[in-house]
Bacterial RNase P class A from Sphingomonas sp., 360 nucleotides, folded computationally. The gene name in the source record is rnpB. The organism belongs to Sphingomonas, within Bacteria.
RNA sequence: CCAGAGGGUCGGGCGGCCGCGGGUGCGUGAGCACGCGAGGAAAGUCCGGGCUCCGCGAAACGACGGUGGCGGGUAACGCCCGCCGGGGGCGACCCCAGGGAAAGUGCCACAGAGAGCAGACCGCUCGCUUCGGCAAGUAAGGGUGAAAGGGUGCGGUAAGAGCGCACCGCGUGGCUGGUGACAGUCGCGGCAUGGCAAACCCCACCGGGAGCAAGACCGAAUAGGGGCGGCAUAUGGGCUUCGUUUCAGCUCGUCGCCCGGGUUGGUUGCUGGAGGCGGCGCGCAAGCUUCGUCCUAGAGGAAUGGUCGCCCAUCGCCGAAAGGCGUGGACAGAACCCGGCUUACAGACCGUCUGGCGCU
Repeated sequence: CCAGAGGGUCGGGCGGCCGCGGGUGCGUGAGCACGCGAGGAAAGUCCGGGCUCCGCGAAACGACGGUGGCGGGUAACGCCCGCCGGGGGCGACCCCAGGGAAAGUGCCACAGAGAGCAGACCGCUCGCUUCGGCAAGUAAGGGUGAAAGGGUGCGGUAAGAGCGCACCGCGUGGCUGGUGACAGUCGCGGCAUGGCAAACCCCACCGGGAGCAAGACCGAAUAGGGGCGGCAUAUGGGCUUCGUUUCAGCUCGUCGCCCGGGUUGGUUGCUGGAGGCGGCGCGCAAGCUUCGUCCUAGAGGAAUGGUCGCCCAUCGCCGAAAGGCGUGGACAGAACCCGGCUUACAGACCGUCUGGCGCU
C1' cells in the first nucleotide's frame, strides 16, 4: 500500500429572531425573568423482570405452552461470557433449535430395476443354447438420485462379497485427565445402527391471568335507584297487543331530607433508578465490590418546532490539477419503568487482528 476480520464512538456545529410543553421566582393582573425539554434504536412488542388489580388451601399427576452441550454471570431470561463438540475459511474469524432415530408410529417428491425385512437396469462370472438368447450367482465397476445398507488396501474367489486380515470410522467395556460438556489410550465386537424429531412422539427442566386504557382518591348539575317523613288518592290512570272487548294479574302522584352507585371533569400513579461517568481492587471474560461525582423530558389528541447567517461533511456537474458552482443532512421520533434480542440507518472517526506485495 492492497484485500479482509472483529470491536468501540459519533451521527452536524455556533449564533440571532419568533414560537411550544413542564418547573422555579417575581408581579393585584396582563405578563416578565431564569433554567430544563427525544433515541441509539424512543421502533417491532419478540423474551425476562419491577409495579398494580384479579384468582388461588398444600402436594403429586395430567393437559397446554416454552426451553434443550457444559460451567459461570444476572433480579430474571429464550440474554451475555468462557469452554466443549460439529461445520466453513490459507488466516484473523464466522455459523449451529447442539437432548433422544438399537421405545413406537410416520415421511423420503422427481429420477431410478431397487428408497428400507434392500435391490439385478447395464456390466462381470459359471452353466445351457436352435447363437437370437435363457437360467443362476454377484453389490467390485457403470447409470439414477439429496441419499444405494461402512471407507482404503492386501488376500481370497468362477466372478464377487467383512468372506478373512491391517488401518480408519462405528458400537461397546475399562483406565487416565478434566468441576463438567468431553478428550486421550487399551481391549473386545465383523458392522448389526441410512436421513428427517422447526413430523407425531419420548426424556429433563420451567411456567396462574390481565395489563398504567393497570389501579387509587375527590366528585357536581340533570335524569334514574333506595330509605324516612308530610300532603294527595282509586267507581281512576298505565302495562300485559296484530286490532277490539270481557275477565284476570302487575303497577302508581308530589314535596322535603338522607344514603348508595356513577357519567363528563379534576387529582394521583409519574419518574431518582437492578441509574450515568471516573478511579482502586477481584475475575481470562460476562461481571462483582467499594469510593468519588452528576441529575438527565414527564405530555395527555399529546410540547421538543420554524426561519436567517457563518462553517464542516455528503452527493452531483465542470476541470489535467489546484479548485469552482450547485445541493443540503441517514434511520427515525418518548407516553409507567428497567434488562435484553431483532430490525432500520447518508456518512464520519478511533483502537485491535489476519493474508498478500514492496522497501529498510